About this RNA
The RNA shown here (TPP riboswitch aptamer (THI element)) has 80 nucleotides and comes from uncultured Mongoliitalea sp. Model confidence (mean pLDDT): 76 of 100. The organism belongs to Mongoliitalea, within Bacteria.
RNA sequence: ACUUUAGGGGUGCCUAUAAGGCUGAGAUCAAACCCUUUGAACCUGAUACGGGUCAUACCGGCGAAGGAAAAAGUUUAUUU
Numbered sequence: 001a002c003u004u005u006a007g008g009g010g011u012g013c014c015u016a017u018a019a020g021g022c023u024g025a026g027a028u029c030a031a032a033c034c035c036u037u038u039g040a041a042c043c044u045g046a047u048a049c050g051g052g053u054c055a056u057a058c059c060g061g062c063g064a065a066g067g068a069a070a071a072a073g074u075u076u077a078u079u080u
Base pairs, nucleotide, nucleotide: 001074002073003072004071005070006036007035008034009033012022013021014020042067043066044065049060050059051058
C1' cells in the first nucleotide's frame, strides 16, 4: 500500500411542487461514500460563540477538550 472478514458513522440548507441550486468523500438508497486505536469518520459541549449567506456546521475558533469502531493475510520499499 492492498485484500479478506468484522465493525463504526452521517445524510443538512434554499426553493410552492416538479426539477434544480449550495457545501461536502458522501446530503437517503446504497452492491454508494467515509472511518476503525498511528483513531478530527462521527458524537457531545452546542437550541452556544465570531464571521458570512436567500438559507444551512457554509467558514473559523472551540480543539488533541471529552467520547468514539480491529483482526488476519498478501505485496512492495527501506534499514540491520